[in-house]
RNA sequence: GCCAAAAUAGCAUAAUCGGUUAGUGCUUCGAAUUCAUAAUUCGACGGUAUUGGUUCAAGUCCAUUUUUUGGUA
Numbered sequence: 001g002c003c004a005a006a007a008u009a010g011c012a013u014a015a016u017c018g019g020u021u022a023g024u025g026c027u028u029c030g031a032a033u034u035c036a037u038a039a040u041u042c043g044a045c046g047g048u049a050u051u052g053g054u055u056c057a058a059g060u061c062c063a064u065u066u067u068u069u070g071g072u073a
Base pairs, nucleotide, nucleotide: 001072002071003070004069005068006067007066010026011025012024013023019056028044029043030042031041032040049065051063052062053061
């Protein structure tokens, strides 16, 4: 250089042939409980890599850019 795959919350991960509030666990924060701490319970915060396109509707399809991984001479 060329080819292929991947990118979802602070971390890990799910999302059916595109279909109607994008979930789950851990972390963080708050509350309850306790003499106190831990544990436990309840609640909250936080997300689809960028830009554009298709569609009534896009995390999902198409193109582009970026990054990562693998293959190839």
A computed fold for a 73-nucleotide RNA from Chrysochromulina tobinii, annotated as transfer RNA. It is recorded under the gene name tRNA-Met. The sequence is in RNAcentral, with records from ENA. Its Rfam family is "tRNA". Rfam links the family to the GO term triplet codon-amino acid adaptor activity. The organism belongs to Chrysochromulina, within Eukaryota.